[in-house]
RNA sequence: CGCGGGGUAGAGCAGUGGUAGCUCGGGAGGCUCAUAAUCUCCAGGUCAGUGGUUCGAAUCCACUCCCCGCAA
Numbered sequence: 001c002g003c004g005g006g007g008u009a010g011a012g013c014a015g016u017g018g019u020a021g022c023u024c025g026g027g028a029g030g031c032u033c034a035u036a037a038u039c040u041c042c043a044g045g046u047c048a049g050u051g052g053u054u055c056g057a058a059u060c061c062a063c064u065c066c067c068c069g070c071a072a
Base pairs, nucleotide, nucleotide: 002070003069004068005067006066007065010024011023012022013021018055026042027041028040029039030038048064049063050062051061052060
């Protein structure tokens, strides 16, 4: 230098054009003599960045940054 995959909540991951979700973790409450387990609720996201397409973009396109891999 070339090619492929990936970047979404504190962690691990879904979401392939129309309200951004799940599990774990965190907080509050219920249950219990108490703790664990369990149940309910809540908070937490500039969807890597910039620009473009579109009525509408996490999703499509271009470029840039970062991580992993393949080839040389």